[in-house]
RNA sequence: GUCGGGGUGGCUCAGCCUGGUGGAGCGUCGGACUCAUAAUCCGGAGGUCGCGGGUUCGAACCCCGCCCCCGACA
Numbered sequence: 001g002u003c004g005g006g007g008u009g010g011c012u013c014a015g016c017c018u019g020g021u022g023g024a025g026c027g028u029c030g031g032a033c034u035c036a037u038a039a040u041c042c043g044g045a046g047g048u049c050g051c052g053g054g055u056u057c058g059a060a061c062c063c064c065g066c067c068c069c070c071g072a073c074a
Stems, first nucleotide, its partner, number of pairs: 001073007010026004020057001028044005050066005
């Protein structure tokens, strides 16, 4: 340099194809249960969806540019 895969709560990942309220599990905080702890159950907080721009009434999703990580080739 070329090609492919990936970047979304603290962590691991769905959602993107087909634009319409941003999710799950774990973790965390509070509560219930218990003599107590664990387990279990209930509830809450936590996101500029890698960055910038464009299209659109509306973008995590479509288009353009860029950055970072992994792999293959050179």
Record summary
This is a predicted structure of a 74-nucleotide RNA (transfer RNA) from a Thermoplasmata archaeon. The RNAcentral record of the sequence draws on ENA. It matches the Rfam family "tRNA". The prediction has a mean pLDDT of 84.